Transfer RNA from a Planctomycetota bacterium, 73 nucleotides, folded computationally.

[in-house]
């Protein structure tokens, strides 16, 4: 260089064309307790690495580009 796979919330992840983008752990806040874990109940966080095609419609599909990670000489 060349080939592969990843890139979505702080964090580890799921979602693979159809309209409001999830969960869990962390994070506020309420209940329970004498307190403190623990438990259970809410909230609140993301314009889905970046740009451009394709579509009526893209986190998803094609291109390039960056960032990581494996291979390969």
């Nucleotide at each position: 260089g060349c080939c592969c796979g990843c890139g979505u919330a702080g964090c580890u992840c799921a979602g693979g064309g159809g309209a409001u983008a999830g969960a869990g752990c962390a994070g506020g806040g309420c209940u329970u307790u004498c307190c403190u874990a623990a438990a259970g109940c809410u909230c609140a966080g993301g314009c889905c690495g970046c740009a451009g095609g394709u579509u009526c419609g893209a986190a998803u599909c094609c291109u390039g580009c960056c960032g990581c990670g494996g291979g390969u000489a």
Notes:
Rfam family: tRNA. The family's RNA type in Rfam is transfer RNA. The sequence is in RNAcentral, with records from ENA.